[in-house]
């Protein structure tokens, strides 16, 4: 960096210290944040989405062979918080497509889909 694959509506601080003016990946339309200093580094602090580790006298299945325990495997919980991540709003909201309302806006509300973004884990 590039493919696969798995998650993206849940959680988490009005914390110190820098920097200074723009930020919420991208295009458009909104809508929000920020000199009361955002948004980006550091630090303490927190979450817990992967990925580790414990808990099978935690739950269930499955193969193995007639059967019962161990033990392997798969899935599911709880715990920890070590390697990443995260730590405002649904990836803020919507663009494309169905369904209902409504019909005077090209509105509201439901469901869905593409594409594309971020993170993680392994491979190359």
């Nucleotide at each position: 960096u590039a493919a696969u694959c798995a998650u993206c509506g849940a959680g988490a601080g009005u914390g110190g210290c820098g920097c200074g003016a723009g930020g919420g990946a991208a295009c458009u339309g909104g809508c929000c944040c920020g000199u009361u200093g955002a948004c980006c580094g550091c630090c303490c602090a927190g979450c817990a989405a992967c990925c580790u580790g414990c808990c099978c006298g935690g739950c269930g299945g499955g193969a193995u062979a007639g059967g019962a325990c161990a033990g392997c495997c798969c899935g599911c919980g709880g715990c920890a918080a070590g390697g990443u991540g995260c730590c405002a709003a649904u990836g803020c909201c919507a663009g494309c497509c169905c369904c209902g309302c409504c019909c005077g806006g090209u509105g509201c509300g439901g469901g869905g889909g593409c594409u594309c973004g971020a993170u993680g884990c392994g491979u190359c």